[in-house]
Molecule: transfer RNA
Organism: uncultured Ruminococcus sp.
RNA sequence: GGAAGCGUAUCGAAGUGGUCAUAACGGGCCUGACUCGAAAUCAGGUAGCCCGCAAGGGCUCGAGGGUUCGAAUCCCUCCGCUUCCG
Numbered sequence: 001g002g003a004a005g006c007g008u009a010u011c012g013a014a015g016u017g018g019u020c021a022u023a024a025c026g027g028g029c030c031u032g033a034c035u036c037g038a039a040a041u042c043a044g045g046u047a048g049c050c051c052g053c054a055a056g057g058g059c060u061c062g063a064g065g066g067u068u069c070g071a072a073u074c075c076c077u078c079c080g081c082u083u084c085c086g
Stems, first nucleotide, its partner, number of pairs: 001085007010027003018069001028046006047060005062078005
């Protein structure tokens, strides 16, 4: 230099145009149950930002644009990571 794939909440990961990101599912973490105590097991919980006294509402799928009635999902540019070729 050329080509391909990937970038989703704390981590991995599903979702690939319309019941929705109520972000499934798994790990980690927190709380509780059980135990003398622990492990294992079981139950519940666990993103950020903005507005609001509160109740509650809005936005965010690497960044920015575009297409569409509607996008994480299609198109373009850029950024990052991985693999292959030279």